[in-house]
RNA sequence: UCGUGCAGGCCGGGGAGCUAGCGGUGCCCUGUACCCGCAAUCCGCUUCGCGGGGGCCAUACUUCGCCCGAGGCCUUGGGACCUUGGGGUGGAUUUCAGGCAAGUGGUGUCGAGGGCCAUGUCCCAUGCAAUGGAGCCCGGUGAACCUGGUCAGGCCUUGACGGGAGCAGCCAUAAGCCAGGGUCUUCAUGUGCCGUGGGGUCGCGUGGCCGGAGCCAACUACCCGGGGUCGCCCUAGGGGACGGGGUCGACGGCAAGUGCACGA
Numbered sequence: 001u002c003g004u005g006c007a008g009g010c011c012g013g014g015g016a017g018c019u020a021g022c023g024g025u026g027c028c029c030u031g032u033a034c035c036c037g038c039a040a041u042c043c044g045c046u047u048c049g050c051g052g053g054g055g056c057c058a059u060a061c062u063u064c065g066c067c068c069g070a071g072g073c074c075u076u077g078g079g080a081c082c083u084u085g086g087g088g089u090g091g092a093u094u095u096c097a098g099g100c101a102a103g104u105g106g107u108g109u110c111g112a113g114g115g116c117c118a119u120g121u122c123c124c125a126u127g128c129a130a131u132g133g134a135g136c137c138c139g140g141u142g143a144a145c146c147u148g149g150u151c152a153g154g155c156c157u158u159g160a161c162g163g164g165a166g167c168a169g170c171c172a173u174a175a176g177c178c179a180g181g182g183u184c185u186u187c188a189u190g191u192g193c194c195g196u197g198g199g200g201u202c203g204c205g206u207g208g209c210c211g212g213a214g215c216c217a218a219c220u221a222c223c224c225g226g227g228g229u230c231g232c233c234c235u236a237g238g239g240g241a242c243g244g245g246g247u248c249g250a251c252g253g254c255a256a257g258u259g260c261a262c263g264a
Stems, first nucleotide, its partner, number of pairs: 001264006008057004012030004020046005034053005062257002065254003071248007081239009091230006098223002102220003105216003114210008122199006128192002130189006136182003139178003147172004155164003
């Protein structure tokens, strides 16, 4: 060095998370790396998935050291940005209520504000009217038989005279019914430019009297107070970038190491 066989290895790795811990399923990074089944109120374990099948191998593969470093995670920042809450603010702006009467305006000697009187508005009682209900009276209608009167015909009775019951019809009436009438009675009222008596108030309306110069506050300005928004200050958080520190670290790079037996 070659052949045969065996042992062994490989067919991806990593980060955060989960977990007592490890591996996997799900997420992310790397970049190409067999197949099927299983797994989040989870699967398999106590070590680098479990079960089944297939393929490859000694320049593979694997181990150790160093470098590079995708990406993740932890921490930090009184530097900037975004955002939430609390407090303050004689910063800005806006709004509401009150005040003032300087300006504008309105009103007032055709009499303001103020004062007094009367009356209404309000409440109670009552009269009248209107409307509605009920009753009463008048009127109309109103009974196959079980209401009345009169009862043709017919019926019953009698030797006869006569007597009796009685349908239809007609008349009347009962209960009942009626968009009818009434100078009637009674009850009621979301009724009335109606009236009478009593009470009450001084707000408002109307009228009258006294008196003789102000009154109103719409707008502007100003004062005081409350609220909203924005800003500034203090304070308590949250977020994602960015910077610093730390940690793990794929891919890649450099330098090393690495089987056994037999035979030729």

The prediction has a mean pLDDT of 76. Predicted 3D model of a 264-nucleotide RNA (Bacterial large signal recognition particle RNA) from a Planctomycetota bacterium. Its Rfam family is "Bacterial large signal recognition particle RNA". Rfam's curators write: The signal recognition particle (SRP) is a universally conserved ribonucleoprotein involved in the co-translational targeting of proteins to membranes. The family's RNA type in Rfam is non-coding RNA gene. The model forms 89% of the base pairs in the Rfam consensus. The gene name in the source record is ffs. The source organism's lineage runs through Bacteria, Pseudomonadati and Planctomycetota.